[in-house]
Context: one part of a larger RNA
Molecule: small-subunit ribosomal RNA, 3' major domain
Organism: uncultured Chthonomonas sp.
């Protein structure tokens, strides 16, 4: 001087209580252990694995596995012989296919000292070398994650102390904060807080299409549909505002409490931002990268197959057990926000009960389109039950993407019509536009296993007495047979 204590004080935090919802029972999805397989590729493993890496495993993707192939190799660079066009093709056998065999079309390099010299392609051979998701993440870079957005680490010079170190940073307050204040053998500073950054709320000034329509005209069955307008909304630049700045009490001061005006009030919401360091945390399979090891293979290529298996188990997560519903019809089809679109979005019309076709107006998009928001709100209708609840699971009929949907894709229509009547022990999320319900988009993507992830808006709550416990942290003391 840490760390540790079922010492002590002090003080935070959805950590506890309070109060909404959930898991933990059913059935699906999805991931993982174990099984099991020829193979079920690897990796992640308390919190910090486990709808993690994957923002799409039919083939590719793929790393796994059976079978065929191939060896200077799929890829690069260099030597050395040969060939002159290179290139783009098409077709026949053989084959599972790579791949081998044969045949033909179109095209007919370039620069030059005119020397097969140069460059460029190809072809063959042998060297050198390619390759290698093979190990090591306890050789590394680099990036993550985790205490934690917790208030902490720390130095310089003085001064204390033989010294290891202390001081400062302790101590009273006060703050979301080592925040900011008074003291003090200590003055200062640095990395972090906090504030310069994005956005969201308020207002002005500019801006006026593809957007917008108040005041004038027209037009119509209605529409900003047209003439116009620049005011409103709103579109994207620029500014403005908030500073405890005012007032009132408290306090030596920092600051606390009301209060007023204000769209916003005391960090106004959210975001980006993560100190010194811990865990030989993670990650040689994103990528780099030493060593070590494969070199007719541990390396390449192609076909099927696997990665999807299925006794029980875990984890997340979707649907539900219903009347606050269910089903069905209205309302010229009540009202969004944010995105996406060019081998792309597809609109009005058609045909189909339907998933979906035909067809192509229109758009490189404030202009056209995905597009129908959904719950909501009005009736009607079911009455308490395995039901008009719920929809697993099986059959039979079809649509669509793709070379190809058997293994193994999505989706629609008739048919079936299971477990489930709210879920033990235990345990998770949340402090306001927040939880819960509800629908929408996008990324990947030919298609999709999307009930996921990532945005977006739309209805809209409850509850906090209070720190005695439980957990995690911060700061001081105090003991120690730890280091």
């Nucleotide at each position: 001087u840490g760390a540790c204590g079922g010492g002590g004080g002090c003080c935070c935090g959805c950590a506890c209580a309070a109060g909404c919802g959930g898991u933990g029972g059913a059935g699906c999805a999805u991931g993982c252990g174990g099984u099991u397989u020829a193979a079920u590729u690897c990796g992640a493993u308390g919190c910090u694995a486990c709808g993690c890496g994957a923002a799409a495993a039919a083939c590719c993707u793929u790393a796994c596995c059976a079978a065929c192939c191939c060896u200077u190799g799929a890829c690069a660079u260099g030597u050395u012989g040969g060939u002159c066009g290179c290139g783009a093709g098409a077709a026949u056998c053989a084959g599972a296919g790579a791949u081998g065999a044969u045949u033909u079309u179109c095209u007919u390099c370039a620069g030059u000292u005119c020397g097969g010299c140069u460059g460029g392609a190809c072809c063959a051979a042998g060297c050198a070398c390619a390759g290698g998701u093979g190990u090591u993440g306890c050789a590394u870079g680099g990036c993550u994650g985790u205490c934690g957005u917790c208030a902490g680490c720390u130095c310089g010079u003085g001064u204390c102390g033989u010294g290891a170190g202390a001081u400062g940073u302790u101590g009273g307050g006060u703050u979301a904060a080592g925040u900011c204040c008074c003291g003090c053998a200590a003055c200062g500073a640095g990395c972090g807080c906090a504030a310069c950054c994005c956005u969201c709320a308020c207002c002005c000034c500019a801006u006026g299409u593809u957007g917008c329509c108040a005041g004038c005209g027209g037009c119509u069955a209605a529409g900003g549909c047209c003439g116009g307008g620049a005011a409103c909304u709103c579109u994207u630049g620029g500014g403005g505002a908030a500073c405890u700045g005012c007032c009132c009490g408290g306090g030596u001061a920092a600051c606390c409490g009301g209060g007023a005006g204000g769209a916003a009030g005391g960090u106004g919401g959210g975001g980006a931002u993560g100190a010194c360091g811990u865990c030989a945390a993670g990650u040689c399979a994103g990528c780099a990268u030493g060593g070590c090891c494969c070199u007719u293979a541990u390396g390449u290529c192609c076909u099927g197959g696997g990665c999807u298996a299925c006794a029980a188990a875990c984890a997340u997560g979707c649907u539900a057990c219903a009347a606050u519903g269910g089903a069905c019809g209205g309302u010229a089809g009540a009202c969004a926000g944010a995105g996406g679109g060019a081998u792309c979005c597809g609109a009005u019309a058609c045909c189909g009960c339907g998933a979906g076709g035909u067809g192509g107006a229109g758009g490189c998009a404030a202009u056209c389109u995905c597009a129908a928001a959904a719950a909501u709100c009005c009736g009607u209708u079911c009455u308490c039950a395995g039901u008009u609840c719920g929809g697993a699971u099986c059959g039979c009929a079809g649509g669509c993407u793709g070379c190809a949907a058997c293994u193994c894709g999505c989706c629609u229509g008739c048919g079936u019509g299971a477990a489930g009547u709210c879920g033990g022990a235990a345990u998770c999320g949340c402090u306001a536009g927040u939880a819960a319900c509800c629908g929408c988009a996008g990324a990947u993507c030919a298609g999709c296993u999307a009930a996921g992830c990532u945005g977006c808006g739309g209805u809209g709550a409850a509850u906090a007495c209070g720190u005695u416990c439980c957990c995690g942290g911060g700061c001081c003391u105090u003991g120690u047979a730890c280091a």